[in-house]
Molecule: SAM riboswitch aptamer (S box leader)
RNA sequence: GUCUUAUCAAGAGUGGUGGAGGGACCUGCCCUUUGAAGCCCGACAACCUACCGUAUGGCAAGGUGUCAAUUCAGCGACGUUUGAUCGAAAGAUGAGAA
Numbered sequence: 001g002u003c004u005u006a007u008c009a010a011g012a013g014u015g016g017u018g019g020a021g022g023g024a025c026c027u028g029c030c031c032u033u034u035g036a037a038g039c040c041c042g043a044c045a046a047c048c049u050a051c052c053g054u055a056u057g058g059c060a061a062g063g064u065g066u067c068a069a070u071u072c073a074g075c076g077a078c079g080u081u082u083g084a085u086c087g088a089a090a091g092a093u094g095a096g097a098a
Base pairs, nucleotide, nucleotide: 002097003096004095005094006093007092008091013041015040016039017038021031022030023029025074027073028072042067043066044065047063048062049061051058052057071090075087076086077085
């Protein structure tokens, strides 16, 4: 890198460092010197393992993950003032397979 499968409406910092970018992607829109990314600490969650339980479950030690906006929107249906709803594509994360 490919395939299968589950989830993606909730949750999480008035911290330290850093010093200009960031939100996967084109476009839009947005965040950001009232301090971006990264790193450290902290926190959230509970997919896998461990442990407890007859079980629905619990726990949070280990492996991941996450901590602006629904996965920010985007394509189609419905509707059409905006929005909302349903579905898809693409993407993200976990677990598994060849």